[in-house]
Context: one part of a larger RNA
RNA sequence: CUGGGCGUAAAGGGCGUGCAGGCGGCGCGGUAAGUGAGGCGUGAAAGCUCCCGGCUAAACCGGGAGAGGUCGUCUGAGACUGCCGUGCUAGAGUGUGGUAGAGGGGUGUAGAAUUCCGGGUGUAGUGGUGAAAUGCGUAGAGAUCCGGAGGAAUACCAGUGGCGAAGGCGGCACCCUGGACCACGACUGACGCUGAGACGCGAAAGCAUGGGGAGCGAACGGGAUUAGAAACCCCGGUAGUCCAUGCCGUAAACGAUGUGCACUAGGUGUUCUGGCCCUACGGGGUUGGAGUGCCGCAGCCAACGCGAUAAGUGCACCGCCUGGGGAGUACGGUCGCAAGGCUAAAACUC
Numbered sequence: 001c002u003g004g005g006c007g008u009a010a011a012g013g014g015c016g017u018g019c020a021g022g023c024g025g026c027g028c029g030g031u032a033a034g035u036g037a038g039g040c041g042u043g044a045a046a047g048c049u050c051c052c053g054g055c056u057a058a059a060c061c062g063g064g065a066g067a068g069g070u071c072g073u074c075u076g077a078g079a080c081u082g083c084c085g086u087g088c089u090a091g092a093g094u095g096u097g098g099u100a101g102a103g104g105g106g107u108g109u110a111g112a113a114u115u116c117c118g119g120g121u122g123u124a125g126u127g128g129u130g131a132a133a134u135g136c137g138u139a140g141a142g143a144u145c146c147g148g149a150g151g152a153a154u155a156c157c158a159g160u161g162g163c164g165a166a167g168g169c170g171g172c173a174c175c176c177u178g179g180a181c182c183a184c185g186a187c188u189g190a191c192g193c194u195g196a197g198a199c200g201c202g203a204a205a206g207c208a209u210g211g212g213g214a215g216c217g218a219a220c221g222g223g224a225u226u227a228g229a230a231a232c233c234c235c236g237g238u239a240g241u242c243c244a245u246g247c248c249g250u251a252a253a254c255g256a257u258g259u260g261c262a263c264u265a266g267g268u269g270u271u272c273u274g275g276c277c278c279u280a281c282g283g284g285g286u287u288g289g290a291g292u293g294c295c296g297c298a299g300c301c302a303a304c305g306c307g308a309u310a311a312g313u314g315c316a317c318c319g320c321c322u323g324g325g326g327a328g329u330a331c332g333g334u335c336g337c338a339a340g341g342c343u344a345a346a347a348c349u350c
Stems, first nucleotide, its partner, number of pairs: 003322004007304002012318001014201004021194003025088007033081002035077001037075005042069001048066007091191001092188003095184005103177007110154001115149007125136002162169002206247006215241002220236004258317006266295013299306002323350003332343004
């Protein structure tokens, strides 16, 4: 340097932005670095290949020829790659008009419910379970009505729905703000794709400081169950769950499927949207675009299955795998307040 792979067998980085690097649309002109051709030089001997020969043969040895280079130089080629110049609009972006949306941040606000507090009515239970008991209740509970406090989450709408790069996002109003899609085809003129390192984001739990604390609830206490019960069930209940700020940086971070582009039968549903036609103005039909589901041809696949949202056919770039255990461990390094994270072996063993 090279092979085969990565949905489920080992293997897609949790996700993005992006420097270097790799790769890069259509046309014309130039150049000649890459590329390819020829000449010359050089590529010692041995070795290698072929031929001839010597040991009875072979190994071995002798002789001859050939081959062998990211090499040097000169000449000439100009398709492709590169470089330089110039032009183009199909990629990419900008603009104008419009659309949908739990996309993000902040402030405020609403109703239902739980709990607690005060008061009224009222009396003996209530609660809980498979059955019970612990618990609560005559110091008046539970039930019911009125008033108040506080925290958290937003029933119905709700969808096989929508938005976001991923994590994720759900009452309502306002403020700030990101992206997407459709139409027009006015503008720029390859400005592109990918992306080692880097930087940012990143559920839950956890950590730090301060606040908050209704419900739920690790730990913990009690009651049951049981042979026992460190559990499952029941009564309580602290951290936590919530807010602000700062850390942590993990996950079955999953579509277990990296990103981008192109191409390759159909059928059916749904969301947003443009054109055309119809409308009894509710909408319907048809055609195009963007998303999201199901079924399925070819093809692929070990099978399961995938099948224009590919796991099909290709190209570009990144990441990763290389038998099981030892082990995602030790050691070292690095990050972290810590918990621990990242990187990552070997002996030995089957």
Molecule: small-subunit ribosomal RNA, central domain
Organism: uncultured organism